Overview: Large-subunit ribosomal RNA, domain IV from a metagenome, 346 nucleotides, folded computationally.
Context: one part of a larger RNA
RNA sequence: CUCUGGAGAAGGAACUCGGCAAAUUGGCACCGUAACUUCGGGAGAAGGUGCGCCCUGAUAAAGGUUAAGAUUUAAGCAAUCUGAAGCACUAAAGGGUCGCAGAGAAUAGGUGGCUGCAACUGUUUAUUAAAAACACAGCACUCUGCAAACACGAAAGUGGACGUAUAGGGUGUGACGCCUGCCCGGUGCUGGAAGAUUAAAUGAUGGGGUGCAAGCUCUUGAUUGAAGUCCCAGUAAACGGCGGCCGUAACUAUAACGGUCCUAAGGUAGCGAAAUUCCUUGUCGGGUAAGUUCCGACCCGCACGAAUGGCGUAAUGAUGGCCACACUGUCUCCUCCAGAGACUCA
Numbered sequence: 001c002u003c004u005g006g007a008g009a010a011g012g013a014a015c016u017c018g019g020c021a022a023a024u025u026g027g028c029a030c031c032g033u034a035a036c037u038u039c040g041g042g043a044g045a046a047g048g049u050g051c052g053c054c055c056u057g058a059u060a061a062a063g064g065u066u067a068a069g070a071u072u073u074a075a076g077c078a079a080u081c082u083g084a085a086g087c088a089c090u091a092a093a094g095g096g097u098c099g100c101a102g103a104g105a106a107u108a109g110g111u112g113g114c115u116g117c118a119a120c121u122g123u124u125u126a127u128u129a130a131a132a133a134c135a136c137a138g139c140a141c142u143c144u145g146c147a148a149a150c151a152c153g154a155a156a157g158u159g160g161a162c163g164u165a166u167a168g169g170g171u172g173u174g175a176c177g178c179c180u181g182c183c184c185g186g187u188g189c190u191g192g193a194a195g196a197u198u199a200a201a202u203g204a205u206g207g208g209g210u211g212c213a214a215g216c217u218c219u220u221g222a223u224u225g226a227a228g229u230c231c232c233a234g235u236a237a238a239c240g241g242c243g244g245c246c247g248u249a250a251c252u253a254u255a256a257c258g259g260u261c262c263u264a265a266g267g268u269a270g271c272g273a274a275a276u277u278c279c280u281u282g283u284c285g286g287g288u289a290a291g292u293u294c295c296g297a298c299c300c301g302c303a304c305g306a307a308u309g310g311c312g313u314a315a316u317g318a319u320g321g322c323c324a325c326a327c328u329g330u331c332u333c334c335u336c337c338a339g340a341g342a343c344u345c346a
Base pairs, nucleotide, nucleotide: 001341002340003339004338005337006336007335008334010332011331014330019327027051028050029049030048031047036041038175052097053096054095055094056093064087065086068082069081070080071079072078098102110325111324112323113322114321115320116319117317118316122134123133138173139172140171141170142169143168144167150159151158152157176312177311178310179309181242182241183240186239187238188235189234190233191232192231195230196229197228201224206219207218208217209216210215243261244260245259246258247257270304271301282298283297284296285295286294
């Protein structure tokens, strides 16, 4: 010097990306316990007090266990009631007493406040990610009438299901509360006895070759002709989308208002510098002596927005951010002790 433990004056997060690590707390009994809340919780909230041993209390009492008995029953079982002995079990209260220390060692929650995200318990990258990702109950759309849809399989067949629309498959969302606006022009899906287009097939007519001819053969291609597409509708908890410019109020500023262009329709409620804000450390307020983070507002949303869900939300979380109390060698600033290494010598 390295590692593993132990102790530390004064200070107490000044350390650091960050209290990482360590310390604090810790048991039982009693007292006491806030906001909020889905009335269950939150809660061991928080915060306090007591705790050894000896004597009395106490041959305790109460309660527990049950031998036996009784009642009901024809009897048995069973149920109900009474309940000896034995066995453990011991409080309040009072007195005394020892130590620095009585949950004397070990075992053995640190706590609180604000906020993001996800409702929750669960699942996950075996071997750098446990999460806000996945799942979830609930919600919605859609397909499927049973030899079901769908899936596996050249097929036979099997699953679905020894189920039958309160069932089964697929997709999206994700407890609960309040809600879920406008657009069907594009793409998709669904429907549509008309019309247009259109394949094989059909084969009117004409032409060529050959033949005396019947015919055989090559060709021309009027007509008829499905799905699909075009066309016409519907449908957004289908894929998706949800505007410019100019002017205007008796200070200024702003624009409830007006004009105009474009669109399928021009973003409603709610939220908003946000897990989304470039400019940006936006501006104001709070907390600090000092705060690019945090909390509360504002709205000028580069580029939120309603099941690609929007906004809230008690509880929950080895979850992210911020703050405080307690606590400490994280630090000011290091020191000592024990053990194991390394090193030097033998």

Its mean pLDDT, the model's own confidence on a scale to 100, is 87.